[in-house]
RNA sequence: GCCCUUAUAGUUCAACGGAUAGAACGGCCCUCUCCUAAGGGGCAAAUGUAGGUUCAAUUCCUGCUAAGGGCA
Numbered sequence: 001g002c003c004c005u006u007a008u009a010g011u012u013c014a015a016c017g018g019a020u021a022g023a024a025c026g027g028c029c030c031u032c033u034c035c036u037a038a039g040g041g042g043c044a045a046a047u048g049u050a051g052g053u054u055c056a057a058u059u060c061c062u063g064c065u066a067a068g069g070g071c072a
Base pairs, nucleotide, nucleotide: 001071002070003069004068005067006066007065010025011024012023013022018055027043028042029041030040031039048064049063050062051061052060
């Protein structure tokens, strides 16, 4: 330098182009307990960035950024 893959809650992962973007762990509150842990209930929390296509984009296209891999 060229090519490929990936980027979503604090972390690990989901999500036919259409539902309020979901789950586990973690956090906070309540409950339970003599206390703690465990258990039960609830709450908050995310689409890398800039454009494009579309009635509608996490999803498709392009540039950029970052991480990983391949070739030279």
Molecule: transfer RNA
Organism: Candidatus Nomurabacteria bacterium